Context: one part of a larger RNA
Molecule: large-subunit ribosomal RNA, domain I
Organism: uncultured Candidatus Berkelbacteria bacterium
């Protein structure tokens, strides 16, 4: 040095577990904000670092309910000082307080800071406290230039707006990579993205619609028609409608109505705390019984979880039955108020020329819809459409408006579910994670779970530096479960023995 065996060290795989995730179902909610939000800074405890809570009334104050014996949040024990059956802690409703920043709004500003003015009260020597002072819009009103009237401008008052928020929705703008095996029309795609606006849904909507000589009867969504008819460097690709079957149904107004909303009221349901809630003993093994054996009992409750191993009957629960002073939601009865409200049947409109866009339809034979520009009707004895166009026929009535439901989505709440994951998985994050750390910044972005049933977390002794670490002793079922703590694989490193060289 190699091989083998045994025993260790290191290491943290594997197994088991779950505190966290992922996906869904049903119901709810679908907004918060100048009455100052979302999000923060700084404070706040007897000792107080962080988290949580709260705001100079600061882990809290008042009140109304629930509840009923302990309590002073967590990491995190101890001490101190207290509270509590005159009902604390805790849970729920309502209220008060709520520093500073932040739309931030008195002015400024390098956010959490600096500097003001006006009014009131108290003090009167500083000062303290309270309230107000942004901008824009609408309305009302007072003023008021050049410039006579006026207008612009200025002042005051009232009301509103602003900012944030996951997706869904409507509108205004609007790519490229890519595909076409290159690329330019085309595609990707009206997608991504930007901007504006709204609601719990939005949008659309009661035919100047389709159809085809029969008829249907607003809109929206789904299935089908159908990858059909078509469009298309007729390439790549794009891609309907009629009709049929379903979901849901609701119609109205401009002649003052369908309705919608607010508020008060009647009554019911629900939400925000909760309450009651059945039925077991013994034996054996064991550290421990829920396991074994024996004999019982409940069940509208054998969903589930916990308890020293596997419990219907030990505990929490579950089925079932109840419950609200207060607040809120929905429905309901009656009353009041507002809105609907633009105008009066639609004219610079329909239609036409030119240029674009939308229609599945790329200018095409291209109807239909929208309109930048130029023109420009009829007006019910009229007008639009039926895919160039014309006639016949059929059908409808534009240029005004409102309208639930069926549909889309889930930041969020409650309950439940899973041939979903189980710590290199599942969210980036099971753990004080968008943290530590990196970057000037935009931004990037981890690792890290498990003693034991219970800390019973090792008193005391010994070695040692008043160490680290270890040996005894003790606890425990177990300490090779000793805090680098369940299990403890492999690589890797040793010790002992045997053999070989």
């Nucleotide at each position: 040095c190699g091989c083998a065996u045994a025993c260790g060290g290191u290491g943290g795989a594997u197994g088991c577990c779950u505190a966290g995730g992922c996906g869904g179902u049903a119901g709810g909610a679908g907004g918060c904000g100048a009455u100052g939000a979302a999000g923060g800074a700084c404070g706040u405890g007897g000792u107080a670092g962080c988290c949580u809570g709260c705001g100079a009334u600061a882990a809290g104050c008042c009140u109304c309910g629930g509840g009923g014996a302990g309590c002073u949040g967590g990491c995190a024990a101890a001490c101190a000082a207290g509270c509590u059956u005159u009902g604390a802690u805790c849970c729920g409703g309502g209220g008060a307080u709520g520093u500073c920043c932040g739309a931030a709004u008195g002015g400024g500003g390098a956010a959490a800071c600096c500097c003001a003015c006006c009014c009131g009260u108290c003090a009167u020597a500083a000062g303290a406290c309270g309230g107000g002072u942004a901008u824009c819009a609408a309305c009302a009103u007072c003023u008021g230039a050049a410039u006579c009237c006026a207008u612009a401008g200025g002042g005051u008052g009232u009301u509103g707006a602003a900012g944030c928020g996951a997706a869904c929705c409507c509108g205004g703008g609007g790519a490229a990579c890519u595909g076409a095996a290159a690329c330019a029309u085309c595609u990707a795609a009206g997608u991504a993205c930007c901007c504006g606006g709204a609601g719990g849904a939005a949008a659309a909507g009661a035919a100047a619609u389709c159809a085809a000589c029969c008829g249907a009867g607003a809109u929206u969504c789904c299935c089908u028609u159908a990858g059909u008819a078509g469009c298309g460097g007729c390439g790549a690709g794009c891609g309907a409608a009629c009709g049929g079957g379903g979901a849901u149904u609701a119609g109205c107004c401009c002649u003052u109505a369908a309705g919608u909303c607010a508020u008060c009221u009647u009554u019911g349901c629900g939400u925000u705390a909760g309450u009651g809630g059945a039925a077991c003993a013994g034996u054996c093994u064991g550290g421990a019984a829920a396991g074994u054996c024996u004999g019982g009992c409940g069940a509208u409750a054998c969903c589930g979880g916990g308890u020293g191993a596997u419990a219907g009957c030990c505990c929490c629960g579950u089925a079932c039955a109840c419950g609200a002073a207060a607040a809120c939601g929905c429905g309901u009865u009656g009353g009041u108020g507002a809105u609907g409200a633009a105008a009066u049947c639609g004219a610079g409109u329909a239609a036409g020329g030119c240029g674009g866009g939308a229609c599945a339809c790329g200018u095409g034979a291209a109807a239909u819809c929208c309109u930048g520009u130029c023109u420009g009707a009829a007006c019910a004895u009229g007008g639009g459409g039926g895919g160039a166009c014309c006639a016949u026929c059929c059908u409808c009535c534009a240029a005004g408006g409102c309208u639930a439901a069926a549909u889309a989505c889930u930041c969020c709440c409650u309950a439940c579910c899973g041939a979903c994951c189980g710590a290199u998985a599942g969210u980036g994050a099971a753990c004080c994670a968008g943290u530590a750390c990196c970057g000037u910044g935009a931004g990037g972005g981890a690792a890290a779970g498990g003693c034991g049933a219970a800390a019973a977390g090792a008193a005391c002794c010994c070695c040692g530096u008043a160490g680290a670490g270890g040996g005894g002793a003790g606890u425990g079922a177990a300490a090779u479960a000793g805090a680098u703590c369940c299990u403890g694989a492999a690589a890797c490193c040793g010790u002992a023995u045997g053999c070989g060289u």